[in-house]
RNA sequence: ACCGGUGGGUGCGCGGCUGCGUGGACGGAAUGCUACGGUAGUCCGUUCAUGAGGAAAGUCCGGGCUCCAAAGCGCAGGGUGCCUCCUAACGGGAGGACGGAGUAAUCCGAUGGAUAGUGCGACAGAGAACUACCGCCCGUCCAUUCGGACGGGUAAGGGUGAAAAGGUGGUGUAAGAGACCACCGGCGCCGCCGGUAACGGUGGCGGCCGUGUAAACCCCACUCGGAGCAAGGCCAAGUAAGGAAUGAGGGGUUGCUCGCCCCGUUUGAUUUCCGGGUAGGCCGCAUCACACAUUGGGCGACCAAUGUGGCAGAUCAAUGGCCGCGAGCCCUGGUCGUUAGAUCAGGGUACAGAACCCGGCUUAUAGCCCACCGGCUCGU
Numbered sequence: 001a002c003c004g005g006u007g008g009g010u011g012c013g014c015g016g017c018u019g020c021g022u023g024g025a026c027g028g029a030a031u032g033c034u035a036c037g038g039u040a041g042u043c044c045g046u047u048c049a050u051g052a053g054g055a056a057a058g059u060c061c062g063g064g065c066u067c068c069a070a071a072g073c074g075c076a077g078g079g080u081g082c083c084u085c086c087u088a089a090c091g092g093g094a095g096g097a098c099g100g101a102g103u104a105a106u107c108c109g110a111u112g113g114a115u116a117g118u119g120c121g122a123c124a125g126a127g128a129a130c131u132a133c134c135g136c137c138c139g140u141c142c143a144u145u146c147g148g149a150c151g152g153g154u155a156a157g158g159g160u161g162a163a164a165a166g167g168u169g170g171u172g173u174a175a176g177a178g179a180c181c182a183c184c185g186g187c188g189c190c191g192c193c194g195g196u197a198a199c200g201g202u203g204g205c206g207g208c209c210g211u212g213u214a215a216a217c218c219c220c221a222c223u224c225g226g227a228g229c230a231a232g233g234c235c236a237a238g239u240a241a242g243g244a245a246u247g248a249g250g251g252g253u254u255g256c257u258c259g260c261c262c263c264g265u266u267u268g269a270u271u272u273c274c275g276g277g278u279a280g281g282c283c284g285c286a287u288c289a290c291a292c293a294u295u296g297g298g299c300g301a302c303c304a305a306u307g308u309g310g311c312a313g314a315u316c317a318a319u320g321g322c323c324g325c326g327a328g329c330c331c332u333g334g335u336c337g338u339u340a341g342a343u344c345a346g347g348g349u350a351c352a353g354a355a356c357c358c359g360g361c362u363u364a365u366a367g368c369c370c371a372c373c374g375g376c377u378c379g380u
Stems, first nucleotide, its partner, number of pairs: 001377001002375009012326007020051010031040003053351001057362002060360005065228004072258001074256002077224005082096005097111001098109004112219002117217002119213003133158002135154008166184006185209002187206008232283004242274004249263005290309008328349009
């Protein structure tokens, strides 16, 4: 240099004109109240400050907050699934273990249980779990030259398949076979050593050798109450009042049961009909698991201390539009130059838009920048 890997940052800058939201100050207008001094909200004007993101997105997880009397038992249902740690919590993150991919840096993995049970495994194949097509062997019969039929044994060899009942060698046998033996591999049990643990190493014993699949049912362990800011609270209006009929139950609470709670039983609940008639506003709502900096602890996620700062708040829903100058990068064309490149002109420059808040994950994104690491290569 080239190729590759990991982590992080950035997501245009300045100015002018003209709009919009929110907040403060000042001035004005009408209105309400008034102890006549003022005061309250509304509207208008001037001025100042401030006004989207790294994902504001998907709404996929988790938490705060709010209500459901307390948030309860059980059933049903959902979620998670190697270990340790971090965190308010998580299905997130950090560090590790094991398995797999890669020369490597590094990446990927829902990774508990398949001797609890059930199901399923296309095609091919005899057989996809307790198989026998060809073959091998024995017996009987036929033929008696090759051979054939029936019965039985076998699973070494052939064949099928993604996958076929541990592997190699031997003993053994009619032929064979963990049937037996040696070694290798796996599994289980019991120890020892290292590690917090997952696990790794090692010794002994047992022929135990029992296919795959659990993001199939299922089993095991842990875990989850529900609904959501249209939560919920306050003010105001309305469903009223009133009339007729009905007559003991009705309603709330998680999918269900129990339990619990509220209203009512002649002081008439509930349901139906008539009647009458409307209107929204405020809070929640911007101070916090907050941001930044420094120091310390930790491999790290993260934690602690100190200091500084205050940073959108709409509800038809603001954060916009136009113009100029400039920067970076890319594309096209021209000029100069042997090349590297320099310069001029034109064009392009993404994904995207808060709505109760926060932590994650995932997805989208023109481009640019930085740090570290690897290499079968090439040059020096």
Model confidence (mean pLDDT): 75 of 100.
The RNA shown here (Bacterial RNase P class A) has 380 nucleotides and comes from a Candidatus Zixiibacteriota bacterium.
Its Rfam family is "Bacterial RNase P class A". The family's RNA type in Rfam is ribozyme. Gene Ontology terms of the family: tRNA processing, dimeric ribonuclease P complex and ribonuclease P activity.
NCBI's taxonomy places the organism under Bacteria, Pseudomonadati, Candidatus Zixiibacteriota.
RNAcentral holds the sequence, with entries from ENA.
The model forms 98% of the base pairs in the Rfam consensus.
The gene name in the source record is rnpB.